[in-house]
C1' cells in the first nucleotide's frame, strides 16, 4: 500500500520564523488570507486512544507513545472519501 475497530456538536493560544495561498480528494459556493493567512519552531495547554501507575469494575493520574488547542471533517454534490488513534498483516 491495502485491511480491520472506535471516534469525528465536548475541551484547550500566546510568541517567533516564512511570504501566498488556505479551509485534508473532485466540480460549485462560501470564508479567511500583506491589518501577515496556511505551514514550520518555542512555550503554555486540552484530551484516557496505546503503554504506564493507582483503585477496584464505576473510574481516577498528562509519567511514556500519539493527537489536538477557529469554524459540527465551511456548506451542497459524487466518491464507504478523509483526518486521528490502535489492531492485524
Nucleotide at each position: 500500500a491495502g485491511u480491520c475497530c472506535a471516534u469525528c456538536a465536548a475541551g484547550a493560544g500566546c510568541g517567533g520564523u516564512c511570504g501566498a495561498g488556505g479551509g485534508a480528494g473532485c466540480c460549485a459556493g462560501c470564508c479567511c488570507g500583506a491589518c501577515g493567512a496556511c505551514a514550520c519552531c518555542g512555550c503554555a495547554g486540552c484530551a484516557a486512544c496505546c503503554g504506564g501507575c493507582c483503585u477496584u469494575u464505576g473510574g481516577g493520574c498528562a509519567c511514556g507513545g500519539u493527537g489536538c488547542u477557529c469554524c459540527c471533517g465551511c456548506u451542497g454534490g459524487c466518491g464507504g472519501c478523509g483526518a486521528u488513534g490502535g489492531g492485524g498483516g
Predicted 3D model of an 89-nucleotide RNA (SAM riboswitch aptamer (S box leader)) from a Gaiellaceae bacterium. Rfam family: SAM riboswitch aptamer (S box leader). Gene Ontology term of the family: regulation of gene expression. From the family's description: The SAM riboswitch is found upstream of a number of genes which code for proteins involved in methionine or cysteine biosynthesis in Gram-positive bacteria. The SAM riboswitch acts at the level of transcription termination control. The model forms 85% of the base pairs in the Rfam consensus. The sequence was found by an Rfam model in a public genome assembly.